[in-house]
Parts: sequence; C1' cells; structure tokens
RNA sequence: GGGCCCGUAGUCUAGGCUGGAUUAGGACACUGGCCUGCGGAGCCGGAGAUCGAGGGUUCAAAUCCCUCCGGGCCCG
Repeated sequence: GGGCCCGUAGUCUAGGCUGGAUUAGGACACUGGCCUGCGGAGCCGGAGAUCGAGGGUUCAAAUCCCUCCGGGCCCG
C1' cells in the first nucleotide's frame, strides 16, 4: 500500500442483507420489593445505549451510500 471482518448500556451480544412494527430486544452486573433467622437461590419490578464520528440519500436511517477514527485477520 491492497482486501475482508468488527465497533450498539458497566460487560457480552441480537437486530442490519429485505429502511417504517411496542419504549433499539436479551443475558450478566446494578437497584427496589417479596421470600428467608441472615444470606444465597428463586419470584416480581426499576434505571441504564438514540447504535464509533461526520456527511449524503429518503417523507423516514442502528439498517442504504461516502469519508474518517479505533480494533482484528490476510496479502504484498
């Protein structure tokens, strides 16, 4: 230098190809309650991400397009 993949809550991750559906879903963690002699487990509830950044297309973008940033793999 070239190619491919990834980036979504504190952590891990689904969705993206086929744009619109409820509040961007789930697990762990956190937190309130029930339960318990206490705790754990279990059960019920709650808060937390507007999707790496910027721009474009569109009535509408996490999703499509472009550039850039970060990480990984391969080739030279």
Record summary: Transfer RNA from a Candidatus Bathyarchaeota archaeon, 76 nucleotides, folded computationally. Rfam family: tRNA. It is annotated as a transfer RNA. NCBI's taxonomy places the organism under Archaea, Thermoproteati, Candidatus Bathyarchaeota.